RNA sequence: AUCCGAUAAAGGCAAACCCGACGAAAGUCGGCGACGCAAAGCCAUGGGUCUACCACCGUCAAAACGGUUACGACUGCCAGGCCGCCGAA
Repeated sequence: AUCCGAUAAAGGCAAACCCGACGAAAGUCGGCGACGCAAAGCCAUGGGUCUACCACCGUCAAAACGGUUACGACUGCCAGGCCGCCGAA
């Protein structure tokens, strides 16, 4: 240095619920709180999943409704890339 990850040490992050705000929604941010995480640090690059404002199509007297679709979202879905604490077997 690389691989690896322990009943080690020092720490770190923070699920769900609830409250407030933003958003059409998915969801995001902040607070509380810990389900868990050796990358649950960062990057939407590939796949996957979620939502459907706008747009298109259908129906209809109209409104409403239904279908398709990310330019939206998820890194705590998987993979990939980059950076990183410690050092038992």
c-di-GMP-I riboswitch aptamer from an Anaerolineales bacterium, 89 nucleotides, folded computationally. Its mean pLDDT, the model's own confidence on a scale to 100, is 87.